[in-house]
């Protein structure tokens, strides 16, 4: 440089809850909290998922077309990163 791999030592990140903001929401930040994680660092590129909204329908809803948002701890990917041991 590269592989593996979490047993060991230094650390890390933090699920659900609760609380308090934001936002239509989906969800997202900050405090408590730790379900777990070898990238549970990071990036919406390609799938899935959710939310808004547009179209078609005699209405709803639900498919479909379409647009924007989300979600990285859904997969894939793409970059960087600590240790052992090869």
């Nucleotide at each position: 440089u590269c592989a593996u791999g979490a047993u060991a030592a230094a650390g890390c990140c933090a699920a659900a809850u609760c609380u308090c903001g934001a936002g239509u929401a989906a969800u997202c930040g900050g405090g408590a909290g730790a379900c777990g994680g070898a990238a549970a660092g990071c990036c919406a590129c390609g799938g899935g998922u959710c939310c808004c909204g547009c179209u078609u329908u005699u209405u709803c809803a639900u498919g479909u077309c379409u647009g924007g948002g989300a979600u990285g701890g859904c997969c894939g990917g793409g970059u960087u990163g600590c240790c052992c041991u090869g």
This is a predicted structure of an 86-nucleotide RNA (c-di-GMP-I riboswitch aptamer) from a Desulfobacterales bacterium. The model forms 95% of the base pairs in the Rfam consensus. The coordinates come from a structure-prediction model, not an experiment, and the mean pLDDT is 81.